This is a predicted structure of a 109-nucleotide RNA (SAM riboswitch aptamer (S box leader)) from Clostridium carboxidivorans. Rfam family: SAM riboswitch aptamer (S box leader). About the family: The SAM riboswitch is found upstream of a number of genes which code for proteins involved in methionine or cysteine biosynthesis in Gram-positive bacteria. Its mean pLDDT, the model's own confidence on a scale to 100, is 83. The sequence is in RNAcentral, with records from Rfam and Ribocentre.

RNA sequence: ACCUUAUCAAGAGAAACUGAGGGACUGGCCCUAUGACGUUUCAGCAACCACAUGCAGCGAGCAUGUAAAGGUGCUAAUUCCAGCAGAACUUUGUUCUGGAAGAUGAGAG
Repeated sequence: ACCUUAUCAAGAGAAACUGAGGGACUGGCCCUAUGACGUUUCAGCAACCACAUGCAGCGAGCAUGUAAAGGUGCUAAUUCCAGCAGAACUUUGUUCUGGAAGAUGAGAG
């Protein structure tokens, strides 16, 4: 790499360096010299792992809490919207449901 599984409508940005792209892909639509992407520093968010307590019971789990220590992650827009299939309706568009793809965690390899 590939695979399994959980989550994805909430939340949280400043500075320095650099200097033209970025938002995975495609189509839209956006952000961007009032400085993108990236790197570094500091700060923050969250609660996946973690930690504490209780329940359960040998298969594991479930609930509540903490952010103190540690491992990740994240800090424009719902994963920015759609992409495939279906349903409803004021029927050629709007809404909803499921999926696909993607991201992140934990595992496996």